[in-house]
């Protein structure tokens, strides 16, 4: 340094101002936000400088995750003296569903750069329709960092 297994920690942001109304962070004007991995013609830094290394860099490109649906290893509860069986619930893993970009410029090349204009955002709740409020959630989680054992 590589690979496998395990442990610990970490792991999501956002309605300010105004209008209508009995009532709205839910409607209207306007404001604000952008998880994780990859890619990356960009930027910054380092260096032994045709080069190499490090860091940052896409909401709308390629994938992943949360929510939801199906299946269900395994488990819990109830009924019973006990077992079986049945019912209800939880649930590893697997499968499925699930949003959004055009345009001008530069250039060999732009889905990522620069300019402009657009667009998107689970479920349940609610005095009134929610990306931003409340709730499931002190949950789960893609994954990140550190450590241990073993391996080559």
């Nucleotide at each position: 340094a590589u690979a496998u297994u395990c442990c610990u920690u970490c792991g999501g942001g956002g309605c300010a101002g105004g209008g209508u109304g009995a009532a709205a962070g839910u409607c209207c004007c306007u404001a604000c936000c952008g998880a994780c991995g990859g890619u990356g013609a960009u930027g910054a830094g380092g260096u032994g400088c045709a080069g190499c290394c490090u860091c940052a860099a896409a909401g709308u490109c390629c994938g992943u995750g949360a929510c939801c649906c199906g299946u269900g290893c395994g488990g819990u509860u109830u009924u019973c003296a006990a077992u079986c069986a049945a019912a209800a619930c939880c649930a590893a893993g697997c499968g499925g569903u699930g949003g959004a970009c055009c345009u001008g410029g530069u250039g060999c090349g732009a889905g990522u750069c620069c300019g402009g204009g657009a667009c998107c955002g689970a479920c349940a709740g609610u005095g009134a329709c929610a990306g931003u409020c409340u709730g499931g959630a002190u949950g789960g989680g893609a994954g990140a960092a550190g450590g241990a054992a073993u391996u080559u």
FMN riboswitch aptamer (RFN element) from Lentibacillus lipolyticus, 152 nucleotides, folded computationally. The coordinates come from a structure-prediction model, not an experiment, and the mean pLDDT is 82. It was read from a public genome assembly, where an Rfam model found it.